[in-house]
């Protein structure tokens, strides 16, 4: 970086730091000075990848991802996260 794939109703939070908008566009609805979003640290969680037992499924937490609401809801139509490829 980017043809392709393949995911989304299931699961998981505290402290500390800033301090004003977040929840990608649009409408809606919501969350937020009883600190949201964001960062750090810890911790959790088990979607992908990986590794064991099996092959129904389970188990672990090493990559990566996530830890408000069904990716909030609908819309267009992307984006986002893994894999692949280059």
């Nucleotide at each position: 970086u980017u043809a392709c794939c393949a995911u989304a109703a299931a699961g998981a939070g505290a402290a500390g730091g800033u301090g004003a908008g977040a929840g990608a566009c649009a409408a809606g609805c919501u969350c937020u000075a009883u600190g949201a979003c964001c960062c750090u640290u810890c911790a959790g969680c088990a979607a992908c990848c990986u590794g064991c037992c099996a092959u129904a499924g389970g188990c672990a937490a090493g990559g990566u991802g996530c830890u408000a609401a069904a990716a909030c809801u609908u819309g267009a139509a992307u984006g986002a996260u893994g894999g692949g490829g280059u």
This is a predicted structure of an 86-nucleotide RNA (SAM riboswitch aptamer (S box leader)) from Candidatus Izemoplasma sp.
It was read from a public genome assembly, where an Rfam model found it.
It matches the Rfam family "SAM riboswitch aptamer (S box leader)". Rfam links the family to the GO term regulation of gene expression.
Model confidence (mean pLDDT): 76 of 100.